[in-house]
RNA sequence: UGCUUAUCUAGAGCGGCUGAGGGACUGACCCAGUGAAGCCCGGCAACCUACGAAUGUAAGGUGCUAAUUCCAGCAAAAUGAACUCAUUUUGGAAGAUAAGGU
Numbered sequence: 001u002g003c004u005u006a007u008c009u010a011g012a013g014c015g016g017c018u019g020a021g022g023g024a025c026u027g028a029c030c031c032a033g034u035g036a037a038g039c040c041c042g043g044c045a046a047c048c049u050a051c052g053a054a055u056g057u058a059a060g061g062u063g064c065u066a067a068u069u070c071c072a073g074c075a076a077a078a079u080g081a082a083c084u085c086a087u088u089u090u091g092g093a094a095g096a097u098a099a100g101g102u
Stems, first nucleotide, its partner, number of pairs: 003100006013041001015040003021031003025073003042065003046062003049058003069094001074091007
């Protein structure tokens, strides 16, 4: 790097440095000098780990720390309208994280 499994509606600073972008991609829509991204500190507790009979506790290893993975992006079903459009549900695709393996 690729693969497998599981999860993704909760949680988490009006701190310091820095100085223009960011929200994976596309579309829409948002956030941003009332400081973006990044780094440090703090915090949270998803998975592993430790303890425990257990609900859990801890914060050691990764991780996370705007908005449901921000929404949709392919298909099916239902409903309402009757330009095949909109809404809802379900399953996929894509992505992220953890653990295991090659």
The RNA shown here (SAM riboswitch aptamer (S box leader)) has 102 nucleotides and comes from a Bacillota bacterium. Rfam family: SAM riboswitch aptamer (S box leader). Rfam's curators write: The SAM riboswitch is found upstream of a number of genes which code for proteins involved in methionine or cysteine biosynthesis in Gram-positive bacteria. Its mean pLDDT, the model's own confidence on a scale to 100, is 84.